[in-house]
Context: one part of a larger RNA
């Protein structure tokens, strides 16, 4: 050199145990904000202050109101120095204050600066300097002014509402819209209308009151679940996509318009008549058609329904609730041990023996729980009245006056329906053409006929469904620091020109009692000594593995 062994106040940080943080899920509530300036930041504020917390030139904080009761001046110890039963500090709940930048909104502009105009104050002040206040755009409205132009309008202008912007990396619609992939290749196909861009809005969202479905019987808005069913179909009939009607369930709610005709008011055709044209008001609102109009015949009340979605809007409050909080049972002794919450002995509480904590394993030490009470004040909340709004006669006969047009349809190109053009209906619409009016039209999977059904080309509409940034209770055959969220905190250090990427790091002790004093050293360390139950628990601090190291000692070369 190497290989065993044994040693070690070596190193190292595995394992054990712990948990301050995470993950998931449950029920409640909430889904806010913001030009009265939001989210988010900048820079500031402390006796001393470097981060973080709070907080704004009134700055770790001011005022009232409420709780609460002895300490208290955030994490954060000392020091200085103050505050408190006149009731602090702390908890809620109102209110002030709230530089600067940001939709950022007088102009600008590299964000947290830079320059102003105007009305008002301050300062002796018409300089200068401060303060406080108004000056963005865009839409509605109402008014006023007002070219070219005679009227007139266009423009300008002012008072008044509104909006902007930002979010949970979540859930709705709508508007565009991939590709890997799959097909064992690839082109139709698929993936997928998925990712992802945009808009938009709500606590949800979308849909919604049959021009639906059905099948010869019916059914009666929609939306979610379960089921028809991986069925019936689609499908280079490949890969693969896939209904619906019935059936059960969960909710349950219906509404208003346009138009006939009536009636006011007004604009235009430069009076009027009279036409036309939009506004208001009442009527009306359907598919066993229904409605206006016109005759006739007939009723008359004062009651009844009913609403907080909608038929039309206001505001009130009550019960209840959420934002602090308050009461709240029953133990003692000995041994053991640094310490009893263990053993023994002997009580007790229990609507509470859920769970923490405390020097060990504690129903009776301590916060707690069971139960039971609370709010000056701001919200929530919606029974009732206050108000409102409907209904309160119809029926019969006639009349043909209305009942959603560049709309239904069709051709031609798409697209959507599960349906890939297929026999391809139904749905949307780029282009073109283009009805009918109830003696009408739509459907009923090419098309016709017959039947059955409904009645489009206006709008609204809660509930039963989705979803979690967030608050609040609580659970878990969930993770315990290489795990669990990226962060036991950090979007921090760090990298990167930038979108943007992204760590590591937990643990004395029960309590700092964190080793005065002396000793060797320059210091670091380290020996007494001393604290403590351990100091081999000394901050490079639980336990403390293995590599590795370093000593001794055996063999070997």
């Nucleotide at each position: 050199g190497g290989u065993c062994c044994a040693u070690g106040a070596g190193u190292g940080g595995a394992u054990g145990c712990c948990u301050a943080g995470g993950a998931g899920c449950u029920g409640c509530c909430a889904g806010g904000c913001g030009a009265a300036g939001a989210a988010g930041g900048a820079c500031g504020c402390g006796g001393a202050u470097a981060g973080c917390u709070g907080c704004g030139a009134a700055a770790a904080g001011c005022c009232c109101g409420g709780g609460g009761g002895a300490g208290c001046c955030g994490c954060c110890a000392a020091c200085a120095g103050g505050c408190u039963u006149u009731g602090a500090u702390c908890c809620c709940g109102g209110g002030g204050u709230g530089u600067c930048c940001g939709a950022a909104u007088g102009g600008g502009g590299u964000a947290a600066c830079c320059c102003g105009a105007u009305u008002g104050c301050c300062u002796g002040g018409a300089a200068u300097g401060g303060c406080a206040g108004u000056c963005g755009u865009c839409c509605g409205u109402a008014c006023g002014u007002g070219a070219a132009u005679c009227a007139a309008u266009a423009g300008c202008g002012u008072g008044c509402g509104g909006a902007c912007g930002g979010u949970a990396g979540a859930c709705g619609c709508c508007g565009g819209g991939a590709a890997g992939u799959g097909a064992a290749c690839c082109a139709u196909c698929u993936a997928a209308g998925u990712a992802c861009c945009g808009g938009c809005a709500g606590g949800a969202g979308a849909a919604g009151a049959a021009a639906u479905c059905a099948a010869a019987c019916g059914a009666g808005a929609u939306u979610c679940c379960c089921u028809u069913a991986g069925u019936a179909g689609c499908g280079g009939c490949g890969a693969g996509c896939g209904a619906a009607a019935g059936g059960g369930g969960a909710g349950g709610a219906g509404c208003c318009c346009a138009a006939a005709c009536c009636g006011c008011a007004g604009g235009c055709g430069g009076c009027g008549a009279c036409g036309u044209c939009g506004g208001c008001g009442g009527g009306g609102u359907u598919g066993u058609a229904g409605g206006g109009c016109g005759c006739a015949c007939g009723g008359c009340g004062a009651g009844g329904c009913u609403g907080g979605a909608g038929a039309a809007a206001u505001a009130c409050u009550a019960a209840g609730g959420a934002c602090a909080g308050c009461g709240g049972a029953a133990c003692g002794g000995u041994c053991u041990g640094g310490g009893a919450c263990g053993g023994c002995c002997g009580g007790c509480g229990a609507g509470a023996c859920a769970g923490g904590g405390u020097g060990a394993a504690g129903g009776c030490c301590c916060c707690g729980u069971a139960c039971g009470c609370g709010a000056a004040g701001u919200c929530c909340g919606a029974g009732g009245g206050a108000c409102a709004g409907c209904c309160g006669a119809g029926u019969g006969c006639g009349u043909a006056c209305c009942u959603g047009a560049g709309u239904a349809c069709g051709u031609c190109g798409g697209g959507a329906c599960a349906c890939g053009u297929g026999g391809a209906a139904u749905c949307c619409u780029g282009a073109c053409g283009g009805a009918a009016u109830c003696c009408g039209g739509g459907g009923g999977g090419a098309c016709c006929a017959c039947c059955c059904u409904c009645c489009a080309a206006g709008g609204c509409u809660g509930a039963a469904u989705a979803c979690u940034c967030g608050g609040c209770a609580g659970c878990u055959a969930c993770c315990g620091a290489u795990a669990g969220c990226g962060c036991a905190u950090a979007g921090u250090a760090c990298c990167g020109u930038g979108a943007g990427g992204g760590a590591a790091a937990g643990g004395u002790g029960a309590a700092a009692a964190g080793c005065a004093c002396c000793c060797c050293g320059g210091g670091a360390g380290g020996g007494g000594a001393g604290u403590g139950a351990a100091a081999g628990a000394g901050a490079a601090c639980c336990u403390g593995a293995a590599a590795c190291c370093a000593u001794g000692g055996a063999c070997c070369c």

Predicted 3D model of a 557-nucleotide part of an RNA (large-subunit ribosomal RNA, domain I) from Faecousia sp. Its Rfam family is "Bacterial large subunit ribosomal RNA". Rfam links the family to the GO terms structural constituent of ribosome and ribosome. Taxonomically the source falls in Faecousia (Bacteria, Bacillota, Clostridia, Eubacteriales).